This is a predicted structure of a 105-nucleotide RNA (SAM riboswitch aptamer (S box leader)) from Sporolactobacillus laevolacticus DSM 442. It matches the Rfam family "SAM riboswitch aptamer (S box leader)". Gene Ontology term of the family: regulation of gene expression. RNAcentral records the identical sequence in 2 taxa.
């Protein structure tokens, strides 16, 4: 890098270091010296493992937050293809793409 499955409308910092970029891509629209990326700490969450309980029969539910990840502006910031719909790129649905987790070859 590829494939499969699940999730993506909630949640989370007036912290330290750092110094100019960032929000995947394209187009928008935004964030940023009242301090971007990155690192650390804290926090959030509960995907996997662990643990406890229930139930039941080899797999499930609830809780917990010990370990592995993840996340911590804006719905995945919005759209990008198709269909329906509307006075209207107006609204809705599905898909594509992307992200994360677990697994596979």
């Nucleotide at each position: 890098a590829u494939c499969u499955u699940a999730u993506c409308a909630a949640g989370a910092g007036u912290g330290g270091c750092g110094g100019a970029g960032g929000g995947a891509c394209u187009g928008g629209c935004c964030c940023g010296a009242c301090g971007a990326a990155g690192c650390c700490c804290g926090a959030c969450a509960a995907c996997c493992a662990g643990c406890a309980c229930a139930g039941a029969u080899u797999g499930u539910g609830u809780g917990u937050a010990u370990g592995g990840u993840g996340u911590u502006a804006a719905u995945u910031c919005c759209a990008g293809c198709a269909g329906a719909u509307u006075a209207a790129g107006u609204u809705c649905u599905g898909g594509c793409a992307g992200a994360u987790a677990a697994g596979a070859a």